Predicted 3D model of RNase P RNA and transfer RNA as a complex of 455 nucleotides. Rfam match: Bacterial RNase P class A. It is annotated as a ribozyme. Gene Ontology terms of the family: dimeric ribonuclease P complex, tRNA processing and ribonuclease P activity. The prediction has a mean pLDDT of 77.
């Protein structure tokens, strides 16, 4: 110098001018308010992701005797936490030369399914070629060819995958059929570890295909809805209930008819429900900062300090100057043998993604430049 | 705030219970027919199957995460 890998902090500061917003407050205006309008002053005003809404909780309402089924989620070990599918520390496996990264990492002897094409056979394995045995036919009669039967998984061939590997013995030919070594599995014991697991020793010829991100089995967890939750106040109009007064010679029912009663209807008063609308929920909280202590860490404890938007479709912006940080080339003068390094000066350039809407913890995604540790490669001395 | 669906050729869609060299129609290009054009017939080209990671012998298809678009309910 190049390539890479892991992490950290930041997301400019001050001032001027012009704006936005809601809170407090002052004045003025309006025939005056559950909420008015105008003007001024004061002090506040986004994020690391406020985003996606992918997980987990708080909060609120509804449901709920208990249990089971269904459905969903998770799935190595230990720890952290309000909780988690998150985080930390580790184990094993995989990838990478390495720093480092990744892992939905229970069960395939509980059962079922699938494994295209090729191949004889794709699973209680299988006989196409080959090898071997005896038999039959032909024959050149030692033997060769053909046929059917049986044995054989060592060899060939197919495939992603064909029931451990190498060697020896054994056999008609072969085969864990037997033995030695190696690999794996299972069982037992010991040692280390809380544990996953690791190490070591012995035994069993045990060698049993893959797939559960196919159905499934096992273990653990899960009630539903969401701030448009919910609570309170409460117009106009319409409608409901109650009371009073009235309307009936021709509103209706009862009845043969009348009175009466009931319904209905007009006005007034009262009550309650709900709508529009308003208030609340609503920011003092699993909060933030600093220090100390415990812990490898995540995190926890203690002490001190701080208060930091609460908003309704939604404000937090623009511009100029100076400064800070960084980058670029130029000039000057230094250091170093050198590659190169930093200093001074003037100049030029540079902030991306994005926008709170009940709150919080995570994850994921978007995105600007800066700093640090580490790794590999190359060059120069 | 909830619930769900879809991304495959320039366009519209099949395929998605894993086994392909990824198909169809329209459009495009070339040829035939025709005096010429259209229609018709023959042929050809055109694809990172939205992206990434994984599972598997094998992924458009399965799983997870993301991106983009759309629909429904209150």
């Nucleotide at each position: 110098g190049g390539a890479g890998u892991a992490g950290g902090a930041c997301a400019g500061a001050u001032g001027g001018c012009c704006g936005c917003u809601g809170c407090c407050u002052u004045g003025c205006c309006c025939u005056g308010g559950a909420u008015g309008g105008c003007a001024g002053g004061g002090g506040g005003g986004a994020g690391g992701a406020a985003a996606g809404u992918c997980c987990g909780g708080g909060c609120u309402c509804c449901a709920c005797a208990g249990g089971a089924c269904a459905g969903g989620a998770u799935g190595c070990u230990g720890g952290g936490u309000a909780a988690u599918g998150c985080c930390c520390a580790g184990u094993c496996c995989c990838g990478g030369u390495g720093a480092c990264g990744g892992g939905a990492a229970g069960g395939a002897u509980a059962g079922u399914g699938c494994c295209a094409c090729a191949g004889a056979a794709a699973g209680u394995a299988a006989a196409c070629c080959g090898c071997c045995u005896g038999c039959c036919u032909c024959u050149u009669a030692u033997u060769g060819a053909g046929g059917a039967a049986g044995g054989u998984a060592a060899g060939g061939g197919u495939g992603a995958a064909a029931a451990g590997g190498u060697g020896a013995g054994g056999u008609a030919a072969g085969a864990g059929c037997u033995c030695a070594c190696c690999a794996g599995u299972c069982c037992c014991a010991c040692c280390g570890g809380u544990g996953a697991c690791g190490g070591c020793g012995g035994g069993a010829g045990c060698u049993a295909g893959g797939u559960a991100a196919a159905c499934c089995c096992c273990a653990u967890c899960c009630g539903g809805a969401g701030c448009a939750a919910g609570a309170c106040c409460a117009a106009a109009u319409a409608g409901g209930g109650g009371g009073g007064c009235g309307c009936c010679a021709a509103g209706g029912a009862u009845g043969g008819u009348c009175c009466g009663u009931c319904c209905g209807u007009g006005c007034c008063c009262c009550c309650g429900g709900g709508u529009a609308g308003g208030u609340u929920g609503c920011c003092u909280g699993a909060u933030c900062c600093u220090g100390c202590c415990g812990g490898c860490a995540a995190c926890g404890g203690c002490a001190g300090g701080a208060c930091u938007a609460g908003a309704g479709g939604a404000a937090u912006g623009g511009u100029c100057a100076u400064c800070a940080u960084c980058c670029c080339g130029c000039a000057g003068g230094g250091g170093g043998u050198g590659a190169c390094c930093g200093c001074u000066g003037a100049g030029g350039g540079a902030a991306a993604c994005a926008g709170a809407a009940c709150c919080c913890g995570g994850c994921u995604u978007a995105c600007g430049g800066c700093c640090u540790g580490c790794u590999c490669c190359g060059a120069c001395a | 705030g909830c619930g769900c669906c879809u991304g495959u050729a320039g366009c519209u869609c099949a395929g998605c219970u894993g086994g392909a060299u990824a198909g169809a129609g329209c459009a495009g290009c070339g040829g035939a027919c025709u005096u010429c054009u259209a229609a018709u017939c023959c042929g050809c080209a055109g694809g990172c199957c939205c992206c990434g990671u994984g599972u598997u012998c094998g992924a458009a298809u399965c799983a997870c995460g993301g991106c983009a678009g759309g629909c429904g309910c209150g």